[in-house]
Formats: sequence, structure tokens, C1' cells
RNA sequence: CGUUUCGAGGAGCGCUGCAACCGUCUGUAACGACGGCCAGGCUCGAAGCGAAGGCCCUCCCGGGCCAAUGGCAACCGCGCUCACCCGCU
Repeated sequence: CGUUUCGAGGAGCGCUGCAACCGUCUGUAACGACGGCCAGGCUCGAAGCGAAGGCCCUCCCGGGCCAAUGGCAACCGCGCUCACCCGCU
């Protein structure tokens, strides 16, 4: 850095349906059409796997480490309800 799973970002209900995913059709394929599903797909953290870099050890194969302490998030289509915080009455 990538990817998978899990957790966190206070909750519940409803609506729409872009991407992704699934199915069908066309079709070598790409692309496209239709239907289904669908508003944590974003950020942060943990672990697994993979890759890169640095340092240490080893004759080689290879192995190990990349920390500790303190503080702290920002955001997520529309509507309704609640919780929490501040102000006013």
C1' cells in the first nucleotide's frame, strides 16, 4: 500500500434508486437493455493474507523488528420520531 472479515463513528421507521452485486436477453467479447436487490459504497481502528521499503541476525535457506506515551476526528440523498448537547421561553 492492496485485499478480506470484524468493530467504531447515538438510534428507529418510511421513501426514492446512482454505483456495485445477482438473473434474463443480445452477443466471440466488449457494450447495451430489462428485472431483482440496493443509501456506512466513506473515514478510523483491530486481525488474517499478499506486496514494497528500512533496520538487525544467519554460511545459506531463512528469521525477527518497524515501537511507547498523550490528545483527537471529519463526514454519509429525502422525510418523520427519539436520544444527547447548547441557547431562549

This is a predicted structure of an 89-nucleotide RNA (SAH (S-adenosyl-L-homocysteine) riboswitch aptamer) from Inhella crocodyli. Model confidence (mean pLDDT): 77 of 100. It matches the Rfam family "SAH (S-adenosyl-L-homocysteine) riboswitch aptamer". Its family is annotated with regulation of gene expression and S-adenosylhomocysteine metabolic process in the Gene Ontology. The source organism's lineage runs through Bacteria, Pseudomonadati, Betaproteobacteria, Burkholderiales and Inhella. RNAcentral holds the sequence, with entries from Rfam. Of the family's consensus pairs, 100% are formed in the model.